[in-house]
RNA sequence: GAGUUUGGCGGCUAGGGUUCCGGUGCGUUUUGCAUGGCUGGUCCGAGAGCUGCCACCGGCAGGGGGAGACAUCCCUUCCGGAUGCACGGCGGGACAAAAGCCCGGGAGAC
Repeated sequence: GAGUUUGGCGGCUAGGGUUCCGGUGCGUUUUGCAUGGCUGGUCCGAGAGCUGCCACCGGCAGGGGGAGACAUCCCUUCCGGAUGCACGGCGGGACAAAAGCCCGGGAGAC
């Protein structure tokens, strides 16, 4: 200096708004209108949050195969995991709308 890998999916939460439900106010009270600085239910929802499963890495033991007490390789139960580190705008985008969602481990900083 260059390349590759540092994983995938689900559940939940921080958080978010207001399509639907509900609340509140008004009403021509059958259909309605307004309201999210309305607690809530539905809904959206984390790279740097939690958790489960899978994959991956490592370890003891056991089995297979091997001419041979081996090695390499494969399989199984169980155990473990530094599968590292991670400060971060403005602005824009989608859905009804907004957001820690997406642009984005971006711009930038150290």

Description: The RNA shown here (Guanidine-I riboswitch aptamer) has 110 nucleotides and comes from Roseibium aquae. Rfam family: Guanidine-I riboswitch aptamer. Gene Ontology term of the family: regulation of gene expression. Taxonomically the source falls in Roseibium (Bacteria, Pseudomonadati, Pseudomonadota, Hyphomicrobiales). Its mean pLDDT, the model's own confidence on a scale to 100, is 82.